[in-house]
RNA sequence: GAGAGUUUGAUUAUGGCUCAGGAUGAACGCUGGCGGCGUGCCUAACACAUGCAAGUCGAGCGAGGGUUUGCUCAGUAUUGAGUAUUCUAAGACUAGAAUGUUCAAUACUGAGCAAAACCAAGCGGCGGACGGGUGAGUAACGCGUGGGUAACCUGCCCUAUACACAUGGAUAACAUACUGAAAAGUUUACUAAUACAUGAUAAUAUGUAUUUGCGGCAUCGCAGAUAUAUCAAAGUGUUAGCGGUAUAGGAUGGACCCGCGUCUGAUUAGCUAGUUGGUGAGAUAACUGCCCACCAAGGCGACGAUCAGUAGCCGACCUGAGAGGGUGAUCGGCCACAUUGGAACUGAGACACGGUCCAAACUCCUACGGGAGGCAGCAGUGGGGAAUAUUGCACAAUGGGCGAAAGCCUGAUGCAGCAACGCCGCGUGAACGAUGAAGGUCUUCGGAUCGUAAAGUUCUGUUGCAGGGGAAGAUAAUGACGGUACCCUGUGAGGAAGCCCCGGCUAACUACGUGCCAGCAGCCGCGGUAAUACGUAGGGGGCUAGCGUUAUCCGGAUUUACUGGGCGUAAAGGGUGCGUAGGUGGUCCUUCAAGUCGGUGGUUAAAGGCUACGGCUCAACCGUAGUAAGCCGCCGAAACUGGAGGACUUGAGUGCAGGAGAGGAAAGUGGAAUUCCCAGUGUAGCGGUGAAAUGCGUAGAUAUUGGGAGGAACACCAGUAGCGAAGGCGGCUUUCUGGACUGCAACUGACACUGAGGCACGAAAGCGUGGGUAGCAAACAGGAUUAGAUACCCUGGUAGUCCACGCUGUAAACGAUGUCGAUUUGGGGAUUGGGGUUUAGCCCUGGUGCCCGAAGCUAACGUGAUAAAUCGACCGCCUGGGGAGUACGGCCGCAAGGUUAAAACUCAAAUGAAUUGACGGGGGCCCGCACAAGCGGUGGAGCAUGUGGUUUAAUUCGAUGCAACGCGAAGAACCUUACCUACUCUUGACAUCCGAAGAAGAACUCAGAGAUGGGUUUGUGCCUUAGGGAGCUUUGAGACAGGUGCUGCAUGGCUGUCGUCAGCUCGUGUUGUGAAAUGUUGGGUUAAGUCCCGCAACGAGCGCAACCCUUAUCCUUUGUUGCCAGCGAUUAGGUCGGGAACUCAAAGGAGACUGCCGGUGAUAAACCGGAGGAAGGUGGGGAUGACGUCAAGUCAUCAUGGCCCUUACGAGUAGGGCUACACACGUGCUACAAUGGCGUAUACAGAGGGUAACCAACCAGCGAUGGGGAGUGAAUCUCAGAAAGUGCGUCUAAGUUCGGAUUGGAGUCUGCAACUCGACUCCAUGAAGUCGGAAUCGCUAGUAAUCGCGAAUCAGAAUGUUGCGGUGAAUACGUUCCCGGGCCUUGUACACACCGCCCGUCACACCAUGGGAGUGGGUUGUACCAGAAGUGGAUAGCUGAACCGAGAGGGUGGCGUUUACCACGGUAUGAUUCAUGACUGGGGUGAAGUCGUAACAAGGUAGCCGUACCGGAAGGUGCGGCUGGAUCACCUCCUUC
Repeated sequence: GAGAGUUUGAUUAUGGCUCAGGAUGAACGCUGGCGGCGUGCCUAACACAUGCAAGUCGAGCGAGGGUUUGCUCAGUAUUGAGUAUUCUAAGACUAGAAUGUUCAAUACUGAGCAAAACCAAGCGGCGGACGGGUGAGUAACGCGUGGGUAACCUGCCCUAUACACAUGGAUAACAUACUGAAAAGUUUACUAAUACAUGAUAAUAUGUAUUUGCGGCAUCGCAGAUAUAUCAAAGUGUUAGCGGUAUAGGAUGGACCCGCGUCUGAUUAGCUAGUUGGUGAGAUAACUGCCCACCAAGGCGACGAUCAGUAGCCGACCUGAGAGGGUGAUCGGCCACAUUGGAACUGAGACACGGUCCAAACUCCUACGGGAGGCAGCAGUGGGGAAUAUUGCACAAUGGGCGAAAGCCUGAUGCAGCAACGCCGCGUGAACGAUGAAGGUCUUCGGAUCGUAAAGUUCUGUUGCAGGGGAAGAUAAUGACGGUACCCUGUGAGGAAGCCCCGGCUAACUACGUGCCAGCAGCCGCGGUAAUACGUAGGGGGCUAGCGUUAUCCGGAUUUACUGGGCGUAAAGGGUGCGUAGGUGGUCCUUCAAGUCGGUGGUUAAAGGCUACGGCUCAACCGUAGUAAGCCGCCGAAACUGGAGGACUUGAGUGCAGGAGAGGAAAGUGGAAUUCCCAGUGUAGCGGUGAAAUGCGUAGAUAUUGGGAGGAACACCAGUAGCGAAGGCGGCUUUCUGGACUGCAACUGACACUGAGGCACGAAAGCGUGGGUAGCAAACAGGAUUAGAUACCCUGGUAGUCCACGCUGUAAACGAUGUCGAUUUGGGGAUUGGGGUUUAGCCCUGGUGCCCGAAGCUAACGUGAUAAAUCGACCGCCUGGGGAGUACGGCCGCAAGGUUAAAACUCAAAUGAAUUGACGGGGGCCCGCACAAGCGGUGGAGCAUGUGGUUUAAUUCGAUGCAACGCGAAGAACCUUACCUACUCUUGACAUCCGAAGAAGAACUCAGAGAUGGGUUUGUGCCUUAGGGAGCUUUGAGACAGGUGCUGCAUGGCUGUCGUCAGCUCGUGUUGUGAAAUGUUGGGUUAAGUCCCGCAACGAGCGCAACCCUUAUCCUUUGUUGCCAGCGAUUAGGUCGGGAACUCAAAGGAGACUGCCGGUGAUAAACCGGAGGAAGGUGGGGAUGACGUCAAGUCAUCAUGGCCCUUACGAGUAGGGCUACACACGUGCUACAAUGGCGUAUACAGAGGGUAACCAACCAGCGAUGGGGAGUGAAUCUCAGAAAGUGCGUCUAAGUUCGGAUUGGAGUCUGCAACUCGACUCCAUGAAGUCGGAAUCGCUAGUAAUCGCGAAUCAGAAUGUUGCGGUGAAUACGUUCCCGGGCCUUGUACACACCGCCCGUCACACCAUGGGAGUGGGUUGUACCAGAAGUGGAUAGCUGAACCGAGAGGGUGGCGUUUACCACGGUAUGAUUCAUGACUGGGGUGAAGUCGUAACAAGGUAGCCGUACCGGAAGGUGCGGCUGGAUCACCUCCUUC
């Protein structure tokens, strides 16, 4: 740790598909109030406008710029003071104006100096290797985990020690001149430094040489000693420091190496030349083929190399009980990348996202000469897409860079904006409120429901709105967020609910619309007129600011099974053996410690998860603490596995002695038979089949006798017998040879088991070469059969079958069961050994081959010591059906082909076993007028009648195999009548209710075909409590009436049929996992599931039988209308008196029950025979019809749901039609004649009917009939003469004296009315027909056949239907066959049940796919060409501040040139993959196409497997094999008695 739906008629198993759960960076549809916390290009690593994202330091440096302040100088202006001159006024003091000059102040301008802070560029330093993005590449030491470096580096930082001396030459900026459109560049001259350079000094640094000690893990490491050589530095600041150099150590960060782990494909099996190793140079911070030269020839790989595909890895996340499975967004660690490719430079660090160079593509600028660029930083744009946000604020916080610092920079970050994208929280109000309001929906019309829901009353204030206050985040200042969170006051239920579902799974149901349409659907499946499944509505269920859908992952799925599955028949044991690697392995002892177990240490980043506690009002969210497998190390244990050593004998093998055997190979040999040849005898056929024919034969066959040839196979023995690994092996003899078994217990001492690859063997068919060929026999030919017959059957017949050698390598190669070992109740045969004894049907002990069975197992069937039981070892194989054992590729093969072996697409199943039925051209038993034996018919004719068809205005409707068709219809001229035409009515022809009026009604008349309409006359009823009531008529309005309109497939009722067949079930018990079984089967018997016996069944019900009616005999009772023996009368008629005997009529009884006897049988049931009896084995007949079947029939008998029509699909009337007529069928009648027709005479019934009826006598008519009127509501009267029969006569075999159709004429009757369209009568006419093809029906005794009589319906109208009696047969051996049925059993792929199912070609449409001349892309191998930038090497050209040199020059460097490597590019040729391609192959799918019928039953030729040939197709045939074949018989074996 939950299951459910779906294969079936049902069951169980197997097995797939589907659902319920959780999750998401999601998207889409509908909807949407608030807040918090998170998250937000999964696609084009596509292209990018614009802005920003990495700068900083003036306390390293020089120069420049402008600003401010101060000082100085100069100039200008103004003001003030002094002074000089002139003028005016005054003329005493004095005042005013102008000009010049001196001083002072202020302002402005300019210059200089000083200071301060600032600006942008430059030199220089540090940082641009961090932070941020993305996941293209990568299957890798890339990542994870654990180790290693005695093989390494590390700027800034920390600690410690020591040091910083002396010099030098340049260069940018700036200036000048110049080129260019620009970008940019060049010339000349100048200048500084913490830039650069030289020298000095220095060791615990580095190199070399010598050497000591210690240690280790192989190379080696550590600590020293001596000698020698080499290498440093920078200043700045106004004083606090900050910097610089060297060394050692630390910290941090990095580099490299190793063990283990890390996706798929073997339809990728071999890969590799710097490849593997060594030596020596080089390179690097450092090890190493890292690079080079030389040497060797190695290295990797089935424990999966190489190749191909896919993919960033992890912490973690989702799911799951777990083990697992899936994922790798956000956050964190690592890696890789920065338009694509290559390259280095600088630096502590890069081969560098916002650096450089080159190449390519693209974009932009251009003056066409040339240049510029890189959002996979943050925003944003276009594009792609189902789809993913603002060109926001701030450096306040956290962090980063620079700086001594202030500070500057920071799209890191902190915040805000957008989005229900996710998680969490809150709200959309609360209480009361029944006239259960209105309204909606449903309705059984009563009501129910929405529903206390609303309204209404009383409240609250989360949220909202308005106003006020107002943080923390900040440690002194500094707050983007933000007047935000939060708090207070006021206000007013005000602004705030949707989505999906309601057939089952799965919580939730009704109405209407629609009518296999529209549509739904996750699976099963809904929809064709009553849809809980579509659409809408009402109601209900679920979730809720969300709800559904889609996509994806896990789960359920024990459906890949480690936990935790299987392989006899469901998918699955290799055809068989030998054997390699591998896996596994007997007993005892010792040892090691790899596995294993215990303890402990390290690590397992943080975050996440879990537990506990805490902080935001809670929660989400956040904080603190604790908590894990794994890997590595150390210590220990020694049972088990393993390694090493030693021993043992039971596993295995050897030896010796035996017997059995179709074991194998080779050689030889034998007889029977077939065929052929020769010869003899002999003559007309033979042969073959279901029947035939082809074929052979008078040229002498077949048959028969003798002789010969040749090939193949070995009868009997012979057997579930024997042998073999399997395939397989069969006359006899010999030779060679393999294995198993038994006995003995001498030897070896685990030598064993299994067995991927590998090797060998391997039926039949087939192939190659060469022989052989009697028989058989694919193909083929002919003959039959048939609709056809490429088959089955027949006649022939070639490969082949046989031999030798070689190939093939498959079968239902099966026990559908891998090999080996161990263990586990029994019984019986067979076969082959051994032992014992009492010599037997004996006992014991081995091997082999069978049968039955216990436990157990199994889904069941079954299996059961030869396991499918219980365990162990190893191998092979399976994972839904189809596509398909197919395609492609590989390997094998001469070929045929074999082997290995997919996918797309498609279905919701396919399958096993068993169950119940049904079915079988399966079996057994039994029955039936089922056949047979008989008799008579139908089918031919004419007519009647029904149906189909056709016709029609209509020919109303229904019934359609048996089980429709003389049926509904027991009776259509009108009516019926439902149909058609025409004319009419619209609350209606009929029912109920309401209002008004009137009695109702009757008679007459006019118009009209009539319905109908108009008019006139007459008529005032019944009951009453006196109010009124009942009934009728007319009229009005509406509720409604009405419908033979549809649906019998919505129904009730009724009926047919199987079938008067003997069956159909239940309760309890028992058996089985179950469906189910048992009972109900079995042995007998019966008409019968009738009865008896037996039995895990015991009982019961519906059926059968009986009870009922009728008939056959007798008795009793009663005798009228019936009867009449005897008596009397008589009109001669039971007519009368009378009788109660008989017949008969009813009423009740008796009688028949296998009761009795004999036999058979089991002593039963029962059967056979007999007696008695009127009747004998249900006496005859009838009524009576089980559970059910046929969606059988009927909506037009009736009833009824739903639908439809409502001035018509209702109603009325007249006329017509249902009666039509080239035709076909059914059922009948009458015939075809002499067993007859006709004429004449004459005899005998039964059962019925009758008052709107039957109708007598009598009269008329040839007759139908008419007149007439007695009787009768019936044992009284009447219909009513029965007919066949019998007697006599006639006809004489013919279309007739048969037959009567048809037609003409004349009538009768019924009826308002016989034209369409009645029956009957008379006269005349006188058709077909001479006994009926194929086929088919009825009947078993008072029956068939034949003869008449009656009745119902009905005015009239039977050849129909139904009842009645008269006369009155034949035959049944029997159950093989046909049909139907019952029981048992068997097979089944059927269950709509054989009218079932189902296969293949062909045709059509669509879909995916293989091949395909090729074509176009991608990736990639090999060989070659080519060679940018760069680095390394070389350098004879050019150039050249620092050092050396007096100089010339040198050293070193730069440029150039060249060379090696190398990107792009190119050529050639392969591989692989994708797309596409005329045409072509098969496959799949598709309600109603074509041809057949292969399979399922014995499937009509049993099927299937392999193989070969053939054929429109399924398929057929040959050879071999299998049973997963039915049936019958035989043999053998077994079980029980």